[in-house]
RNA sequence: CCCGUGAUGCUGGGGUGUUUCGGACUUCGCGGCCGGAACUGAGAGGAUACCCAUCGAACCUGAUCCGGGUCAUGCCGGCGCAGGGAGACGUCACGAGACCGCAC
Numbered sequence: 001c002c003c004g005u006g007a008u009g010c011u012g013g014g015g016u017g018u019u020u021c022g023g024a025c026u027u028c029g030c031g032g033c034c035g036g037a038a039c040u041g042a043g044a045g046g047a048u049a050c051c052c053a054u055c056g057a058a059c060c061u062g063a064u065c066c067g068g069g070u071c072a073u074g075c076c077g078g079c080g081c082a083g084g085g086a087g088a089c090g091u092c093a094c095g096a097g098a099c100c101g102c103a104c
Stems, first nucleotide, its partner, number of pairs: 001097001003095007010087001011053004017039007059084003065078004
């Protein structure tokens, strides 16, 4: 000096569902709103969090999809070497290589 890996900063991308109880409202059905509890999950308290950034299943589409299971739900699996999808750089650590100098 360069390359790789990891951490970190910066920048950018993304999701926020299901069930239930109570309250307020009410055209007395519901939805939506406010609060509590439960399920899965990194995240379901909308943000100084969490996850992901091309070696890209973070996330979106297909999808009001298919199979299984659940009180219920992308809850699990399939779909899925399907289609999309947001990165440039700085710092630190470690490793490898090249070059230069010195000694033999």

A computed fold for a 104-nucleotide RNA from Nisaea denitrificans DSM 18348, annotated as TPP riboswitch aptamer (THI element). Model confidence (mean pLDDT): 79 of 100. Of the family's consensus pairs, 91% are formed in the model.